[in-house]
RNA sequence: AGACGGCCGGAUGGCCGCUCCCGGUUUCGGCCGGGGGAGGAAAGUCCGGGCUCCACGGAAGUGCGGUGCCGGGUAACGCCCGGCGGGGGCGACCCCAGGGAAAGUGCCACAGAAAGCAAACCGCCGAGCCCAUCGCGAUCUCCGGAUCGCGCGGGGCGGCAAGGGUGAAAGGGUGCGGUAAGAGCGCACCGCGCCGCCGGUAACGGUGGCGGCACGGUAAACCCCACCGGGAGCAAGACCAAGUAGGGACGGCAGGCCUUCACGGGCCAGGCGCGCUUCCGCGUCGCCGUCCGGGUCGGUCGCGCGAGGCGCUCGGCGACGAGCGUCCCAGAGGAAUGGUCAUCCCCCGCCCAAAGCGGGGACAGAACCCGGCUUACAGGCCGUCU
Numbered sequence: 001a002g003a004c005g006g007c008c009g010g011a012u013g014g015c016c017g018c019u020c021c022c023g024g025u026u027u028c029g030g031c032c033g034g035g036g037g038a039g040g041a042a043a044g045u046c047c048g049g050g051c052u053c054c055a056c057g058g059a060a061g062u063g064c065g066g067u068g069c070c071g072g073g074u075a076a077c078g079c080c081c082g083g084c085g086g087g088g089g090c091g092a093c094c095c096c097a098g099g100g101a102a103a104g105u106g107c108c109a110c111a112g113a114a115a116g117c118a119a120a121c122c123g124c125c126g127a128g129c130c131c132a133u134c135g136c137g138a139u140c141u142c143c144g145g146a147u148c149g150c151g152c153g154g155g156g157c158g159g160c161a162a163g164g165g166u167g168a169a170a171g172g173g174u175g176c177g178g179u180a181a182g183a184g185c186g187c188a189c190c191g192c193g194c195c196g197c198c199g200g201u202a203a204c205g206g207u208g209g210c211g212g213c214a215c216g217g218u219a220a221a222c223c224c225c226a227c228c229g230g231g232a233g234c235a236a237g238a239c240c241a242a243g244u245a246g247g248g249a250c251g252g253c254a255g256g257c258c259u260u261c262a263c264g265g266g267c268c269a270g271g272c273g274c275g276c277u278u279c280c281g282c283g284u285c286g287c288c289g290u291c292c293g294g295g296u297c298g299g300u301c302g303c304g305c306g307a308g309g310c311g312c313u314c315g316g317c318g319a320c321g322a323g324c325g326u327c328c329c330a331g332a333g334g335a336a337u338g339g340u341c342a343u344c345c346c347c348c349g350c351c352c353a354a355a356g357c358g359g360g361g362a363c364a365g366a367a368c369c370c371g372g373c374u375u376a377c378a379g380g381c382c383g384u385c386u
Base pairs, nucleotide, nucleotide: 001386002385003384004383005382006381007380008379010344011343012342013341014340015339016338018037019036020035021034022033023032024031025030039363043374044373046372047371048370049369050368051233052232053231054230064229065228066227067226068225069083070082071081072080073079084098085096086095087094088093099224100223104222105221106218107217108216121164122163123160124159125158128157129156130155131154134151135150136149137148138147139146140145172190173189174188175187176186177185191213192211193210194209195208196207197206198205199204237301238300239299240298247292248291249290250289251288252287253286255268256267257266258265259264270285271284272283273282274281275280308327309326310325311324312323313322314321315320345361346360347359348358349357350356
């Protein structure tokens, strides 16, 4: 200077308050005494469970969603541990959505000649064919030249894919041979694929033979394969239960008329309410008693002994497991856990320094509970390692 792991995250006391529990007391309003009272993340609500209600005959398939190297841990997990493979770092160590691309489909922008099937812009070549031409030689000659051979170079047809250039990616890489130039065209090594053998529970690693390379990338594109998965959530849900609110059953009582076997219906009368009263108008209606069930306000439970904390021993590399001992540790709910003073600790400022003075104490706060992940966090401590 850095890497990894663990822990703390103001301390003590006084005074005044808040909430819950226990005991006592009470004139039932309270009062007195004792005890408990936020976090490592209580947060985001992203995963996995407990619990509750709803739905559901069993099995298989399909669809939808999720997970995805191997082995292990766990109640379970997308979490954790140990390995494997790949990548980064001098290193301690860190990172990885890490199954399948020779089942199929799609896509590969821009640039570039060409982006999946091959392709040729610059370039390389001149062995083969054609054209024009130069030099040398040979033969023929009508002395103009013609034919042939050899050689240097040019153009076309053509050959090539080594080099340049484009791109994230251009049909294995390096080297030697080979060739007109080249090319797995041939060979060696590396890579890749197939088949064995050895080590390993496995992922995988090592090694031998064969194959001249056939098989680009992308599955946080569709898809294929394997495995997993009912839904909603404590405002879940259960219980008690007010009213001159409202529903039902039974009994008794209550006028007249019409209709009906009856139930029931209609008209008039009557009661109640409103408009001040009457008339009148509007609205509404049997009355009393007993019983039943639903349910609002409200109250109680769910709700704090639990996959619980701490310590020791043993097993395991570890996550973790087993045994023994010990402890009880918030339960509010319009929602308590606060304020203040003193001393000390830490940080900042004034100050050369000390003393002193002033200011400040990170992120944040339970709401049914538990296991994880992620995110926020001033400052500090410990251990191991480079």
This is a predicted structure of a 386-nucleotide RNA (Bacterial RNase P class A) from a soil metagenome. Of the family's consensus pairs, 93% are formed in the model. The sequence is in RNAcentral, with records from MGnify. Its mean pLDDT, the model's own confidence on a scale to 100, is 75.